[in-house]
RNAcentral holds the full RNA, with entries from ENA, Greengenes and SILVA. Small-subunit ribosomal RNA, 3' major domain from an uncultured bacterium, 476 nucleotides, folded computationally. It matches the Rfam family "Bacterial small subunit ribosomal RNA".
Context: one part of a larger RNA
């Protein structure tokens, strides 16, 4: 002065309680582990590794194996020499590459070269996803968005250090108020910044029969910015207003007005510091290794192996369902190497085929649950779809290994899950869709989006975590 106690006090948080829905059993995805392998490249490891770097492994990626090549190298800067660059044909060769022949002569010139781009050739050099995250820097997780970490003088102590910052209401808060050998401050709280919820306004090639008028009936045309909406500016909430309560104080209960009420919801935003956390495999770097290899180039193969365990999901086990029929209502996106209407062909996956769109116009694009009607009637079934076997589509130089879809046969486990264990306090949970990044293809992941919309919180005695004060301590 700190850690720590199954010491004490006061208080927090989906911590528990109370409720909802899962996971742990079943198939399959996906990631680890182990096991195999020529090689299954290498990182992450309790919370905080394990649908995590991978916002996409067939070649590429790619680091890994095998095998075939190169050695000033694939890539940089210098010097000498030749050639413009660049096309075309051809021998071997799986490709990398190599054997040979052809055609080409361009740009600025002070005519002597020069830029710039290919070969040679030789050395300096280049290279390393090779080791060290315990030599770094830069990012980053985690306690934790948890209210706490200090400084200046002063003052107290011989010192380490104490005070401030303790105490006594208060807050989400070291929030604010009051007391006080303290007084001021910084870095964190708030706040200011973004979305969102309400009105006003400025703008009208989106919206509008709101009122007209014409209509082929479709905002489709005249026509207008009212209204909806767009996006750009202000206004609004500030405990400001009333009662009570409270120390006259902060403050906090309850009203009234309001679209919102007490931090309105939601997001960006992470003090000092911890865990020699995580990364030398984004990237930069010390220091060691290595230089005809550990460097680079190519073809195949591998990272997708498969007894078994586990972690993340996805989709069931049905009737609050499935399943045919009809019919309604979204927000966010993203589109020119792009998205693709109309129409036509095909059960389809898709092809044909072109109109429009650099997009508030045109396309992705029929939102799904949901309504309203017909079957199925409790079965391993009209429940669930693994898996297999056949025919296909599309991407792409190729879909064997190892790609997604489609039909058409085939229908596996599963009848709500042991012991244990998560997630969520409202537009939340649950549930049903829809878009995007990456991407030639390839999503049940991983990010938005909005439709439907709950139950439950008495309470803080128990568990985990956290924060102040106190106590004991052989720990530091």
């Nucleotide at each position: 002065u700190g850690a720590c106690g199954g010491g004490g006090g006061c208080c927090c948080g989906c911590a528990c309680a109370a409720g909802c829905g899962g996971u742990g059993g079943a198939g399959c995805a996906u990631g680890u582990g182990g096991u195999u392998u020529a090689a299954u490249u290498c990182g992450a490891a309790g919370c905080a590794a394990c649908g995590c770097g991978c916002a996409g492994a067939a070649c590429c990626u790619u680091a890994c194996c095998u095998g075939g090549g190169u050695u000033u190298g694939a890539c940089a800067u210098c010097u000498a020499c030749g050639g413009a660059a660049c096309c075309u044909c051809u021998u071997c060769g799986a490709a990398a590459g190599u054997c040979g022949a052809g055609g080409g002569u361009g740009c600025c010139u002070u005519c002597g070269g020069g830029a710039g781009c290919c070969g040679u050739a030789a050395g300096a050099c280049a290279g390393g996803u090779g080791c060290u995250g315990c030599a770094u820097g830069g990012c980053u997780g985690u306690c934790g968005u948890c209210a706490g970490c200090u400084c200046g003088u002063g003052u107290c102590g011989u010192g380490a250090g104490g005070u401030g910052u303790u105490g006594g209401g208060u807050u989400a808060a070291g929030u604010c108020c009051c007391g006080c050998a303290a007084c001021g401050a910084g870095c964190g709280c708030a706040a200011c910044c973004c979305c969102u919820g309400c009105c006003a306004u400025u703008a009208g090639u989106u919206g509008c029969c709101a009122g007209c008028a014409g209509u082929u009936c479709g905002g489709c045309u005249g026509g207008g910015c009212a209204c909806u909406c767009u996006a750009g500016u202000g206004g609004g909430a500030c405990u400001g207003c009333c009662g009570g309560u409270g120390u006259u104080a902060a403050a906090c209960c309850g009203g009234a007005g309001g679209a919102a009420g007490g931090u309105g919801g939601g997001g960006a935003u992470g003090a000092c510091g911890u865990c020699a956390a995580g990364u030398c495999c984004u990237c930069a770097u010390g220091g060691c290794c290595u230089u005809u290899a550990u460097a680079u180039c190519c073809a195949g193969g591998g990272c997708u192996a498969c007894u078994c365990a586990c972690g993340u999901g996805c989709u069931a086990c049905a009737a609050u369902g499935g399943u045919c029929g009809g019919u309604a209502c979204a927000g966010a996106g993203g589109g020119u190497c792009g998205c693709c209407a109309a129409c036509c062909c095909g059960c389809g996956a898709g092809g044909g085929g072109g109109a429009g769109c650099c997009a508030a116009u045109c396309c992705c694009a029929c939102a799904a649950a949901g309504c309203c009607g017909g079957c199925c009637u409790c079965a391993g079934u009209u429940c669930g779809g693994a898996u297999u076997g056949g025919a296909g589509u599309c991407u792409g130089c190729a879909a064997u290994u190892c790609g997604a879809c489609u039909c058409c046969a085939u229908g596996a486990a599963g009848g709500u899950g042991g012991a244990a264990u998560c997630g969520c306090u409202a537009g939340u949970a649950a549930u049903c869709g829809g878009a995007g990044a990456u991407c030639a293809g390839c999503a049940c992941g991983c990010u938005c989006c909005g439709g439907u919309g709950a139950a439950u919180a008495c309470g803080u005695u128990c568990c985990c975590g956290g924060g102040c004060c106190u106590u004991g301590u052989a720990c530091a």